[in-house]
Notes:
Predicted 3D model of a 115-nucleotide RNA (SAM riboswitch aptamer (S box leader)) from a Phycisphaeraceae bacterium. The sequence was found by an Rfam model in a public genome assembly. The prediction has a mean pLDDT of 81. The source organism's lineage runs through Bacteria, Pseudomonadati, Planctomycetota, Phycisphaerales and Phycisphaeraceae.
């Protein structure tokens, strides 16, 4: 990097180095940023996908599965819903292409698995 599945309106920041950008990409919007962006490091923290522990069910067994514990091991994460919209199908308001809103899609992120 590719494919499959699940989740994405919750949660959690300080310091040091650094020095101008950043919010994935593209278009638009909006926002963060010299009261210091990205990146790196340290510490702190959040969370629960896997793992683990407790417990129930099924099974001859391997194992499958329901509920629960943060336990901190493998990962992940710590502005704004994945910051918002874009494509498709609707609803309400308004009246000239606008506001609000439901569902789906695309893209993306993370995890687990596969080749």
């Nucleotide at each position: 990097g590719u494919c499959u599945u699940a989740u994405c309106c919750a949660g959690a920041g300080u310091g040091g180095c650094a020095g101008a950008g950043g919010g994935a990409a593209u278009g638009g919007g909006c926002c963060c940023u010299g009261u210091g962006a990205a990146g790196c490091c340290a510490c702190c923290g959040c969370a629960a996908c896997c793992g683990u522990c407790u417990u129930g069910g099924c099974g001859a067994g391997a194992g499958c599965u329901g509920a629960g514990g943060g336990c901190a091991g493998g990962u992940g994460c710590g502005a704004a819903c994945u910051c918002c919209c874009g494509c498709c199908c609707g609803g309400c308001c308004g009246a000239u292409u606008g506001g609000c809103u439901g569902g789906g899609g695309a893209a993306g992120a993370u995890a687990a698995g596969a080749g």